[in-house]
């Protein structure tokens, strides 16, 4: 140069065949517990689902281009 995977919360990850309010662990706040911490239990707060666009009633999921990360042919 060419194909193919992958980008979703501060990290690591799910979201079924396009349709329920985009959830979990972990981290973080504030609370219980304790002598004080740790663990461990409750509560909360946190997401422009890379970025523009299109499709479609309806898009985290489909299409198209950039972009960053893997690999793989040359």
């Nucleotide at each position: 140069g060419c194909c193919c995977c992958c980008a979703u919360a501060g990290c690591u990850c799910a979201a079924c065949u396009g349709g329920a309010u985009a959830g979990a662990g972990u981290g973080a706040a504030c609370g219980g517990c304790u002598u004080c911490g740790a663990a461990c239990c409750g509560u909360u707060a946190g997401g422009u689902u890379g970025c523009a666009g299109g499709u479609u009633c309806a898009a985290g999921u489909c299409c198209u281009g950039c972009u960053g990360g893997g690999g793989g042919c040359g």

Predicted 3D model of a 74-nucleotide RNA (transfer RNA) from Elusimicrobia bacterium HGW-Elusimicrobia-1. The prediction has a mean pLDDT of 81. RNAcentral holds the sequence, with entries from ENA.